[in-house]
Bacterial RNase P class A from Rhizobium sp. Q54, 389 nucleotides, folded computationally. The prediction has a mean pLDDT of 75. Its Rfam family is "Bacterial RNase P class A". Its family is annotated with ribonuclease P activity, tRNA processing and dimeric ribonuclease P complex in the Gene Ontology. It is annotated as a ribozyme.
């Protein structure tokens, strides 16, 4: 110097001039509302709603099973987790370091596609070897599985011995199964020695084991609650006519603001004629609820900093800070100087001129995690391979 490997920061900066929103405090108000001043005022992801909680309301006696969904190497953190921090075992890289749903396949079912002769109680297409046969390089019978071949995968591996040729048929070595014993809390490593080999693979197929899991969400829930019309009780006053229904009564009757029409009242400014609407008046009380409005709502598993304890996620003590709460929904807009990022033009180069112009996104109960977006910049620590000293 260049290729990478992880880990952490940041996300435009002054300065003006005009607006928002919330809180204090003052002036003014009977209070609202105005007006002044002083303070807060998006983010690492505020986002996907994917896990785990807080909180709320519903539902539940305790305990178990069974169903159903979730979880899966070990050890520990945490209110909790599917998160994280350390191990462990596989995997991949020269290496930094990255990746993995990592219990069970001798409880039982079930499945391996194409290919291939055969795919799990294995098998025999070329090939190789042994008989027989003949028309002499091919038939047929038999071994055989070291060689080819098909395939993700062929029933341990090549090697020496061995054989007609082979073959764990023998033998060492490697892998495998078992394993006293020894380390380690464990996951698991390590292993004398025995065993000729018997046990393919999927559980992100059903299954089996452990363990966890009441539901629904801030539109959760709570208060407040007018005017207007309407519902239901009381109580007083006033109730005309036909026609229907009804309810008591054998019946004659009697009653009833159930219907229909008339008549009457009242509105539509006012008077008359047509039309439409409304129709018992008055109080009292009761119960639902539209629209609205409060409060849930921001002192919390909190931020910041110092020491300890822990490899470390984390703990602890102690000192300090108060850090958005809107609700058609505030956090903005214009102007400057400026500082990236991009194009253009000068220039060997270092650099200069001009122009453009700010990544991904916008809180809505809250917290902890994951997961995706992200222009660009800064810091750190650590591997390679080059070249100086």
């Nucleotide at each position: 110097u260049c290729a990478g490997a992880c880990g952490g920061c940041u996300g435009g900066a002054c300065g003006g001039c005009c607006g928002c929103u919330c809180g204090g405090c003052g002036c003014u108000u009977c209070a609202c509302c105005g007006c002044g001043c002083c303070g807060g005022g998006a983010g690492g992801a505020a986002a996907g709603u994917c896990c785990g909680g807080g909180c709320u309301c519903c539902a539940c006696g305790g305990g178990a099973a069974u169903a159903c969904g979730g979880u899966g190497c070990c050890g520990g953190g945490u209110a909790a987790c599917a998160c994280c921090c350390g191990g462990c075992g596989g995997g991949g890289g020269c290496g930094a370091c990255c990746c993995c749903a990592g219990g069970g396949a001798c409880a039982g079912u079930g499945c391996c596609a194409c290919a291939g002769a055969g795919a799990a109680c294995a098998g025999a297409c070329c090939g190789c070897c042994g008989g027989c046969g003949c028309u002499u390089g091919c038939g047929c019978c038999g071994g055989u599985a070291a060689g080819g071949g098909u395939g993700a995968a062929a029933c341990g591996g090549g090697g020496c011995g061995g054989u007609a040729a082979g073959a764990g048929c023998g033998c060492a070595c490697c892998g495998c199964g078992g394993g006293a014993c020894c380390g380690g809390c464990a996951a698991c490593g390590g292993g004398a020695c025995c065993g000729g080999c018997a046990c393919g693979g999927c559980a992100a197929a059903c299954c089996c084991c452990a363990c966890c899991g009441g539901g629904a969400g801030c539109a959760a829930g709570a208060c407040c609650g007018a005017a207007u019309a309407g519902g239901g009780g009381c109580g007083g006053c006033c109730g005309c006519c036909c026609g229907g229904g009804g309810u008591c009564g054998a019946a004659a009757g009697a009653c009833c603001g159930c219907c229909g029409g008339g008549g009457g009242g009242c509105g539509c400014a006012u008077u008359c004629c047509c039309g439409c609407g409304c129709u018992g008046c008055c109080g009292c009380c009761c119960g639902g609820g539209u629209u609205g409005g409060u409060c849930g709502c921001g002192u919390g598993a909190g931020g910041c900093g110092u020491c300890c304890g822990g490899u470390a996620a984390c703990g602890g003590a102690c000192g300090u800070c108060c850090c958005a709460g809107a609700u058609g929904a505030a956090u903005g807009g214009c102007c400057g100087u400026c500082c990236a990022c991009c194009g253009c033009c000068c220039g060997c180069g270092a650099g200069g001129g001009c122009g453009c112009g700010g990544a991904c996104a916008g809180a809505a109960c809250c917290c902890g995690g994951c997961u995706u977006a992200c222009a660009g910049g800064c810091c750190g620590u650590c591997u390679g391979a080059c070249c100086c000293a």
Of the family's consensus pairs, 96% are formed in the model.